[in-house]
RNA sequence: UCACCGAAAAGGCAAAACCUGGGCGACCGGGUGACGCAAAGCCACCAUCUCCAAGGAGAAAGGGGGUUGUCGAA
Numbered sequence: 001u002c003a004c005c006g007a008a009a010a011g012g013c014a015a016a017a018c019c020u021g022g023g024c025g026a027c028c029g030g031g032u033g034a035c036g037c038a039a040a041g042c043c044a045c046c047a048u049c050u051c052c053a054a055g056g057a058g059a060a061a062g063g064g065g066g067u068u069g070u071c072g073a074a
Stems, first nucleotide, its partner, number of pairs: 005072002012037002017032006035062001041067003045064002048059004
């Protein structure tokens, strides 16, 4: 240094629910919140979900897959 791995430290993300706004809808934005996460960063191939005139168009991705990365004990 790299791989495996996941102690510690510094941090990070943020479920459900509620309030509010948007959308035909899946769902999304803001606030509160914290179930949890070592990739719960990114991508969107598979799976999932929505709309449709069933050609397609979309949503999310904390299911699988790909890919990049923080720290460094045993």

Model confidence (mean pLDDT): 88 of 100. c-di-GMP-I riboswitch aptamer from an uncultured Desulfuromonadales bacterium, 74 nucleotides, folded computationally. The model forms 94% of the base pairs in the Rfam consensus. The sequence was found by an Rfam model in a public genome assembly. Rfam family: c-di-GMP-I riboswitch aptamer. From the family's description: GEMM was predicted in a large-scale screen for bacterial structured RNA regulatory elements.